The RNA shown here (Bacterial RNase P class A) has 365 nucleotides and comes from a marine sediment metagenome. RNAcentral holds the sequence, with entries from MGnify. Its Rfam family is "Bacterial RNase P class A". It is annotated as a ribozyme. From the family's description: Ribonuclease P (RNase P) is a ubiquitous endoribonuclease, found in archaea, bacteria and eukarya as well as chloroplasts and mitochondria.

RNA sequence: GAGUGGGCCAGGCGGUCGCGGCCCCGUCGGGGGGCUGAGGAAAGUCCGGGCUGCACAGGACAGAGCGCUGGGUAACGCCCAGGGGGGGCGACCCCACGGAAAGUGCCACAGAAAACAUACCGCCUCGACGUCGUUUGACCUCGGGGUAAGGGUGAAAAGGUGCGGUAAGAGCGCACCAGCGGUUCCGGUGACGGGAUCGGCUAGGUAAACCCCGCUCGCAGCAAGGCCAUGUAGGGAAGGGAAUGGAGUGCUCCACUCCGCUCGCCUUCGGGUGGGCCCUUCCGGGUAGGCCGCUAGAGGCUCCGAGUAAUCGGAGUCCCAGUUAAAUGACCGCCCACGACAGAACCCGGCUUACCGGCCCACUC
Numbered sequence: 001g002a003g004u005g006g007g008c009c010a011g012g013c014g015g016u017c018g019c020g021g022c023c024c025c026g027u028c029g030g031g032g033g034g035c036u037g038a039g040g041a042a043a044g045u046c047c048g049g050g051c052u053g054c055a056c057a058g059g060a061c062a063g064a065g066c067g068c069u070g071g072g073u074a075a076c077g078c079c080c081a082g083g084g085g086g087g088g089c090g091a092c093c094c095c096a097c098g099g100a101a102a103g104u105g106c107c108a109c110a111g112a113a114a115a116c117a118u119a120c121c122g123c124c125u126c127g128a129c130g131u132c133g134u135u136u137g138a139c140c141u142c143g144g145g146g147u148a149a150g151g152g153u154g155a156a157a158a159g160g161u162g163c164g165g166u167a168a169g170a171g172c173g174c175a176c177c178a179g180c181g182g183u184u185c186c187g188g189u190g191a192c193g194g195g196a197u198c199g200g201c202u203a204g205g206u207a208a209a210c211c212c213c214g215c216u217c218g219c220a221g222c223a224a225g226g227c228c229a230u231g232u233a234g235g236g237a238a239g240g241g242a243a244u245g246g247a248g249u250g251c252u253c254c255a256c257u258c259c260g261c262u263c264g265c266c267u268u269c270g271g272g273u274g275g276g277c278c279c280u281u282c283c284g285g286g287u288a289g290g291c292c293g294c295u296a297g298a299g300g301c302u303c304c305g306a307g308u309a310a311u312c313g314g315a316g317u318c319c320c321a322g323u324u325a326a327a328u329g330a331c332c333g334c335c336c337a338c339g340a341c342a343g344a345a346c347c348c349g350g351c352u353u354a355c356c357g358g359c360c361c362a363c364u365c
Stems, first nucleotide, its partner, number of pairs: 001365009011335007019037007039341001043352002046350005051221004063217005068082005083097001084095004098212002103210002105206003120151002122147007130139003159177006178202001180199008225292004235283007245259006261276006299318008336339001
């Protein structure tokens, strides 16, 4: 100088005014005093749990999620340690890392062929016609067959190199190498690593494609859920009064009679019967609104112990927002490196994303 990993901070100090919560004084009109008041992500709401309500004999199907091993945890898709693979000179970083010799599907373009393999060129062989030569031969064209060695295409073409072998070839045979599988030995808790031996010679890729295997999962969410409950709102019960539309009568408010309307019940279909409106009392639900849930917790800090670590145990100590249209702000002065991303809304553990800059530790080239 360039980098890698980890941790911490998130302008400071003083003054004035203001806002939320709690406590105290005093008092009820309202004041006074004290303490305290956002984050590392409060965010996205992507996982996991607590809590609450509902459901639930057990199991299966369906559906969703997860997927190397061991450990941590309330739990996780998180964390730690390790294994394997990939990248980097390195510190270190990345991985959705079960199964493709269960089945199905797909593999652009190019190419003959993209998978129960295939024959475009080439190579070999056979047959026919023809030409040259003329004893067997050579060549052109066409047709049959063999061949994956060579060429060509492609991201990928059915192991690689060599020798043998063959008409030409080919794991066809052999040696070595690579890979796979079986058996077995050693190390490791295990993933796995190392070795021996045998086998067939060899099996393309893709499962964040269907699928198979294993494991996990009841559903909903603080607008959960519980309590109180305004009224010229509305429901039910009991009691009382007795009204509406039209007509008539009586002395105005109003009362009575008849007819009509609507609903329920009964009906011999002619009709009959009860309710409608108002007042009082009681009952239960519940809107607005209020209260609880609500913040002392898988809590923070220090020390000791166990552990490589994540984490766990013990002791001491501290209290650290609790709002509901939603408080946490504004101004002034001084200083500096001139101040980013952004703000609680039931709580907690993670992940991810955003972020001016600064400091510290360890390490690499």